[in-house]
This is a predicted structure of a 62-nucleotide RNA (Fluoride riboswitch aptamer (crcB RNA motif)) from an Acidobacteriota bacterium. It was read from a public genome assembly, where an Rfam model found it.
RNA sequence: ACUUUUCCCGGGGAAGGAGUCCCCCAUUAAACCGCCGAGCGGCUGAUGACUCCUGAUUGGAA
Numbered sequence: 001a002c003u004u005u006u007c008c009c010g011g012g013g014a015a016g017g018a019g020u021c022c023c024c025c026a027u028u029a030a031a032c033c034g035c036c037g038a039g040c041g042g043c044u045g046a047u048g049a050c051u052c053c054u055g056a057u058u059g060g061a062a
Stems, first nucleotide, its partner, number of pairs: 010025004016053006034043003
């Protein structure tokens, strides 16, 4: 210098997607998997936070 092979550049933060930031977990396991209630049953937010898009709901205007 060339060639070949192998491995890594990961995952998560309760119900859609993207960007940025923050936090958490990690080599087969963990981080994580909302709250109230004995139970029947009931309640909040599309975010971990911010911004945007989309979906749903309510009100107003054209």